The part of an RNA shown here (small-subunit ribosomal RNA, 5' domain) has 518 nucleotides and comes from an uncultured bacterium.
The prediction has a mean pLDDT of 83.
Rfam family: Bacterial small subunit ribosomal RNA.
Context: one part of a larger RNA
Formats: sequence, C1' cells, structure tokens
RNA sequence: GACGAACGCUGGCGGCGUGGAUUAGGCAUGCAAGUCGAACGACGGUAGGGCUUCGGCCCUAUACGGAGUGGCGAACGGGUGAGUAACACGUGAACAACCUGUCCUUACAUUCGGGAUAAUUCACCGAAAGGUGUUGUAAUACCGGCGAGGAUGGUGGUGGGGCAUCUCACUACUAAGGAACGAGCAAUCGGUGCAAGGAGGGGUUCGCGGUCUAUCAGCUUGUUGGUGAGGUAACGGCUCACCAAGGCGACGACGGAUAGCUGGUCUGAGAGGAUGGUCAGCCACAUUGGAACUGAGAUACUGUCCAGACUCCUACGGGAGGCUGCAGUCGAGAAUCUUGGGCAAUGCACGAAAGUGUGACCCAGCGACGCCGCGUGGAGGAUGAAGGCCCUUGGGUCGUAAACUCCUUUUGUGUGAGAAGAACGUGGGGGCAACCCUGCUUGACGGUAUCACACGAAUAAGCCACGGCUAACUACGUGCCAGCAGCCGCGGUAAUACGUAGGUGGCAAGCGUUGUCC
Repeated sequence: GACGAACGCUGGCGGCGUGGAUUAGGCAUGCAAGUCGAACGACGGUAGGGCUUCGGCCCUAUACGGAGUGGCGAACGGGUGAGUAACACGUGAACAACCUGUCCUUACAUUCGGGAUAAUUCACCGAAAGGUGUUGUAAUACCGGCGAGGAUGGUGGUGGGGCAUCUCACUACUAAGGAACGAGCAAUCGGUGCAAGGAGGGGUUCGCGGUCUAUCAGCUUGUUGGUGAGGUAACGGCUCACCAAGGCGACGACGGAUAGCUGGUCUGAGAGGAUGGUCAGCCACAUUGGAACUGAGAUACUGUCCAGACUCCUACGGGAGGCUGCAGUCGAGAAUCUUGGGCAAUGCACGAAAGUGUGACCCAGCGACGCCGCGUGGAGGAUGAAGGCCCUUGGGUCGUAAACUCCUUUUGUGUGAGAAGAACGUGGGGGCAACCCUGCUUGACGGUAUCACACGAAUAAGCCACGGCUAACUACGUGCCAGCAGCCGCGGUAAUACGUAGGUGGCAAGCGUUGUCC
C1' cells in the first nucleotide's frame, strides 16, 4: 500500500460498487421454460338465428378457456469450482480427416394415395402413483407409389492441380434416397423437400508456455508399431483378430501432494513476487456411481433407465424426491442480505403478428463491507466570564473557545411543481420496398431524482495515541502489586511507559486491533 474480511468502541446523509471465502453439508414453502388456433380434431364459453312436448335440441360466427395430437424451444440463459497437472487453459498453426437446426444468398420443386392413434365414450383394476380393455376421429403426426433438375455413391473416359493417402473440372452408364401444406376474395405471405455457397457455432490434431516433490528411478501389454475389419460427422488401438517387440525416462518418465485455466487484480521505479472474489472468455460438475435414448446439437442442473446412500407417503402390496437457479431455513463457522416489485427497458424462446413467458435482466430492500462526495455552521466577539486542570499562590492554561451580536440554510422538516430513461406497437396517409409524415397508447423504479417556497443553528463526532522508534506532558492513585508491551523494555514510594483526570498530537463518519499478500 492492498482486502469478498472479522472483532472492539462509535455512527448524520448521498452516489457508485459489493456481500456464503467454511459443510460440492441437509433442505419446508413459493417461483426459476415455455409458446403456437395462420399444423389438427373434439369439448366448453360468448354472440346471433331457428325449432320446442319448455326438459332441451340444431345451425352459423368468434380463437375467449382448459386439456390432447403436432411443431419449435427446453443443449441457451442462471449456479458452483468438487474433480482435473490434462491439448483442461493461453497463444500460434493445421484438418487433402470433419459436422452444423435456426439465419442470409442462389436455384429448382411442393404430385397421387393409404392405414392408424391421442383426445372422446363406456367398463374395470389400484390406498396412491398410475394402469388395462372397449369405442372412436384429424393433421404440417405416420406409411406407400411416381419422381424432373441438382447433388451423393459406384464403374469408365478426357484434361488440370497437389502434400504420400489424394483432389478439381467436363462427360457416359448405373444404384439408393427424397417433400406438407396453412392464412387470405385475391395480390401475396408463411411453411416444406433436395442442392450449392456464406455467416456464426462446434469437433479433432500439433508447436510453445505456466505448481511442488527424487525421503517417488525406473514405468508400460492395447502397452508401441504394422496388416485387415468394425465403428465414428471425422483421423486414430477408438474397438477387435493376427503379426512384430516395441514405446517413455535425470531435458525428470512413473508415483505422491496441491490446484479449475486465462484476460486480469494487488504490490513494486522496474525486473519480479503474490493472487485468480465481482466482470469477461474457456473448461468441468449437477445427491453418489453407471448407461444410453431423443435430437442439428446432450451422454442432458429443474429428461429417461439401473444401482447405492438419504428423506417423505403408504391401506405394507407399492410409490415419490434431488436449491452447486432466485429468495428462504437448519447446521457448522470469526463471518456474508429480502421467502420484495416489474417484464417499463435490454436480451432470449415461441408466434405471420398482436402478444405470452422469462428469480436472465432492470429496479427496490438490508449491511460504514469498500471507494468517492457532502455536512455537523460562518463572521465578529476579552471583564480573557463561570467552571475544570496546573501552580513557586503572583499567576498560567482550556481560550475567541463559550456567552453575546449579525448572517447563511448545504443538510433536515413541511408545502407545491415534477422528469429523462419510450424506442417499439397500433389507427390514418404516402411509397415497389426499405422507410417517411401524423394521431393514440405503453414506466416496475416513483410522486423517486430534480426544482421552487417556508421554518429555524436548527437534526448530526467520535476513535486511537502521547518513554524511544513516532507527531504529542503534567497531576493524582498504585508500589515488581495491579497492570502495559510491535521491538527495546516499563512497574520494588515523586512512574511523561500501569489506572484516572486535565492538556496535547493524529485521523475522522469513522478510528483502532487481528489475519493475509507485496
């Protein structure tokens, strides 16, 4: 000098930050991922009309509601740092060994059929969780036929290129696969299929770099390489069969300990040392261990299955759960906050859109935890008042300090006015369109910030030290006691070192102590 700090005494305000560092211990409760009726059928509601035996029934419109099928999303966003000494990270390269939903560009196409099933109805089993049968309907759900162009695979031909395996262009034959429609009067818009390119994202490989330990010296059998096969988006012992006997190591293998890595942060003139909290990038994990499914993408925090531990329900047969999301609770701890408001803004998901959702986010609350700013008044005022302390009893000092006079009103209290953050969206008009003009509407924070007026010095100072280092001294009490102390050291009867008082010095809404780093 610094800190995600803690403790003691004290405490007026604001702005901006910041706050579970320990038990990756256990968790009550609420919320944290939905959305689309312009994919689909039914049910209900609402409005209108018709019939009626007055019980109700039928038709049309409407996307208003809760379920279901279907699509997209749920792999993002948010948390934590347990594991990991590793191509995990950083940096620089490589992929002639790769993938890529949505988005953009280019181009072509979107045809003809079929059978189910959820919902629904009825019945049944079960304490529940849930399940079974029957009936029954639709689709952009599922299946089949045709299948142009293009692309992919195979076999040839011609020409070019490279880096060994190869690769590019043109061309002939051939094989497999390939779609879905919706809204609108229409124009058109949205979707779907195949392909090429792009953008962004991801995967893989390599050089170099960053901990300690030799009281760890040898390690290794899928091990090292080859051939073939399988597998993968892709190279590869990634896996398998066979063959060879290799591979690594004092330039530290192997083992052990510790640790997420980086941009950065702190310190320092720098070199360096220490560190990795908040913010940003990457990685890893999601009760413990294992496994795959779906999908463009996961081996998936609030998906599935199995096993373990734990908790809960149970009719004892069987079931349910996972806060290292936001709040909150218990525990352990020196120690770390509200079971708040809002989707107004920014972003994300879905939707043609209106919009819906979002504990991301934006705000508010709590904590002097930190940094910064402001205030606790200003000017005048000597009989140097009273009082305290000291005293050689003359006086000295607190001290212009107070009182008193004049003034100001930051702050405070009250009253009134009152934002920016709002762009979008939507109605009308113009324009091919992008967009432009104009009206209306949308603010959690918040009646907040800010401004004006009124009132009145009014509402606001402490903490530590005073032997030397080190700025700042006297009195009394105590008497090697009580105590102090960072080091040297003080205290045994005049203690500037203990305790108290007065005075003084330092910093100040803080001051000191402790801990840690330079």